[in-house]
RNA sequence: CCGCGUUGCUAGGGGAGCGCUUGGCGCUGAGAGUGUGGCUCGACCACUGACCCUGCGAACCUGAUCUGGGUAAUGCCAGCGAAGGGAAGCAAUGGUGAUCUCGU
Numbered sequence: 001c002c003g004c005g006u007u008g009c010u011a012g013g014g015g016a017g018c019g020c021u022u023g024g025c026g027c028u029g030a031g032a033g034u035g036u037g038g039c040u041c042g043a044c045c046a047c048u049g050a051c052c053c054u055g056c057g058a059a060c061c062u063g064a065u066c067u068g069g070g071u072a073a074u075g076c077c078a079g080c081g082a083a084g085g086g087a088a089g090c091a092a093u094g095g096u097g098a099u100c101u102c103g104u
Stems, first nucleotide, its partner, number of pairs: 001097001004094007011054004017027004035047004060085003066079004
């Protein structure tokens, strides 16, 4: 000096599916709805909690009422996917690498 890892702060982005007896529980998952308010009573809308992600970006959205496999069922798994979009700055710390100097 550069890149990387970790942590923190601030800011921003994002989703909440499937099934059953609707009391709750089961499946996948980081997360499957914490609280308040509103309504047309639907996790529908606003704010918010938790969680994940923020460019080396598969968090998430589109294609997609897609294709193959599997399941009690589902984006459950894989493909699509080097596709098209997608939200960042600062600080601390750690080891490592490059360069320079010195010693052996």
Record summary: A computed fold for a 104-nucleotide RNA from a Thermoleophilia bacterium, annotated as TPP riboswitch aptamer (THI element). Of the family's consensus pairs, 96% are formed in the model. Its mean pLDDT, the model's own confidence on a scale to 100, is 76. Its Rfam family is "TPP riboswitch aptamer (THI element)". Its family is annotated with thiamine pyrophosphate binding in the Gene Ontology.